Context: one part of a larger RNA
RNA sequence: UUGGGUGUAAAGGGUGUGUAGGCGGGGCCGUAAGUCAGGGGUGAAAGGCCGCAGCUCAACUGCGGGACUGCCUUUGAUACUGCGGUCCUUGAGUGUCGGAGGGGCCACUAGAAUUCGUGGUGUAGCGGUGAAAUGCGUAGAUAUCACGAGGAAUACCAGAGGCGUAGGCGGGUGGCUGGACGACAACUGACGCUGAGGCACGAAAGCGUGGGGAGCGAACAGGACUAGAUACCCUGGUAGUCACGCCGUAAACGAUGGACGCUCGGUGUCGGGCCUUUUGGCUCGGUGCCUAAGCAAACGCGAUAAGCGUCCCACCUGGGGAGUACGCUCGCAAGAGUGAAACUC
Numbered sequence: 001u002u003g004g005g006u007g008u009a010a011a012g013g014g015u016g017u018g019u020a021g022g023c024g025g026g027g028c029c030g031u032a033a034g035u036c037a038g039g040g041g042u043g044a045a046a047g048g049c050c051g052c053a054g055c056u057c058a059a060c061u062g063c064g065g066g067a068c069u070g071c072c073u074u075u076g077a078u079a080c081u082g083c084g085g086u087c088c089u090u091g092a093g094u095g096u097c098g099g100a101g102g103g104g105c106c107a108c109u110a111g112a113a114u115u116c117g118u119g120g121u122g123u124a125g126c127g128g129u130g131a132a133a134u135g136c137g138u139a140g141a142u143a144u145c146a147c148g149a150g151g152a153a154u155a156c157c158a159g160a161g162g163c164g165u166a167g168g169c170g171g172g173u174g175g176c177u178g179g180a181c182g183a184c185a186a187c188u189g190a191c192g193c194u195g196a197g198g199c200a201c202g203a204a205a206g207c208g209u210g211g212g213g214a215g216c217g218a219a220c221a222g223g224a225c226u227a228g229a230u231a232c233c234c235u236g237g238u239a240g241u242c243a244c245g246c247c248g249u250a251a252a253c254g255a256u257g258g259a260c261g262c263u264c265g266g267u268g269u270c271g272g273g274c275c276u277u278u279u280g281g282c283u284c285g286g287u288g289c290c291u292a293a294g295c296a297a298a299c300g301c302g303a304u305a306a307g308c309g310u311c312c313c314a315c316c317u318g319g320g321g322a323g324u325a326c327g328c329u330c331g332c333a334a335g336a337g338u339g340a341a342a343c344u345c
Base pairs, nucleotide, nucleotide: 003317004316005315006314007299008298012313014201015200016199017198021194022193023192025088026087027086028085029084030083031082033081034080035077036076037075038074039073040072041071042070049065050064051063052062053061054060091191092188093187094186095184096183097182098181103177104176105175106174107173108172109171110154115149116148117147118146119145120144121143125136126135162169163168206246207245208244209243210242215241216240220236221235222234223233257312258311259310260309261308262307265290266289267288268287269286270285271284272283273282274281275280294301295300318345319344320343327338328337329336330335
């Protein structure tokens, strides 16, 4: 490279949007570029291959054949692909109506709790653990009552439940705003799928500036445990946890890329619609479980496929060296992205 693969063996990009490109529904007409058929030209010779022949054989040589899978040209064919035209509605989109939702952004606001402050009551303990000790407390703690301050998070509802492309999203009210879904079948008429680059978003930690600091809590200190204990447990506690700007990573996981079609059943659940006398039936969309066929090395997957097919992208190719070095790009930095080789087993 070909091939074969990518849930767990190496391998799906963190997610979206979209450029180029690749691929693309049904009918009719045209064209004849691809495609197919026939003819012509060319495809030098030598060499190679096959056959025959000449040197006693062979090497070598001669003759013939075939091949040169190609290119050019010409005459046709029109199923498929392309191109041009026209029509269609099932793919896609629009419209009208409707309900569901922690989807996003901003502002305001509520109560419970922790902590702290002030005051009252009150007295010797509190706290913590496997047991303790450090720690706090007669300068009055813990407990309890009242008032106040401040920050952060929203018990119950709450669900294997909902929403979002992913990251993720949870008190309440209002404003602005995105998407999905159902019903109707009015409109457009293939407008589609995928998507190298690009662009945008992207948990936590970290960085810059600013702010804040209640609780929690890396680092750090102390107490324990221990052979040791730079840990697990305990008492404290700084950064951090917030806003804006960077960073751009993750077991960013369903370890499973996206789209479309097809392939027994059973049982939950969420949202909508239709029928209905009913606890019933039908249907669309999501989300779980169990399974038929099939698949799979097994585990398992099984209409939410890891089944059967088509299209496009990404990625893998023995272990270590190594996600390292060098170069380049990005970044304030930390570092990120791209990404080897020698050597070795």
Model confidence (mean pLDDT): 88 of 100. A computed fold for a 345-nucleotide part of an RNA from an uncultured Rhodothermaceae bacterium, annotated as small-subunit ribosomal RNA, central domain.